[in-house]
């Protein structure tokens, strides 16, 4: 150098043949249970969905070009 995957909340990952109000576990905060913790139940915060342009009435999703990260090959 070519190829192929992956990038989405602190952290592990869903969300597509483009269309609601971008979610789950887990962690965190705060509040019920407890004598008290822990377990369990509730509620909330937290994302410019790697950047950037394009396409369309609408893009996490579809091209284009770069950036990080695997891998495979010469």
């Nucleotide at each position: 150098g070519g190829c192929u995957g992956a990038g989405u909340a602190g952290c592990u990952c869903a969300g597509u043949u483009g269309g609601u109000g971008a979610g789950a576990g887990c962690g965190u905060g705060c509040g019920g249970c407890u004598c008290a913790u822990a377990c369990c139940c509730g509620c909330a915060a937290g994302g410019u969905c790697g950047a950037c342009g394009g396409u369309u009435c609408g893009a996490a999703u579809c091209c284009a070009u770069c950036c990080u990260c695997a891998g495979c090959u010469a």

This is a predicted structure of a 74-nucleotide RNA (transfer RNA) from a bacterium. The RNAcentral record of the sequence draws on ENA and MGnify. RNAcentral records the identical sequence in 2 taxa. Rfam family: tRNA. Its family is annotated with triplet codon-amino acid adaptor activity in the Gene Ontology. The family's RNA type in Rfam is transfer RNA. Rfam's curators write: Transfer RNA (tRNA) molecules are approximately 80 nucleotides in length.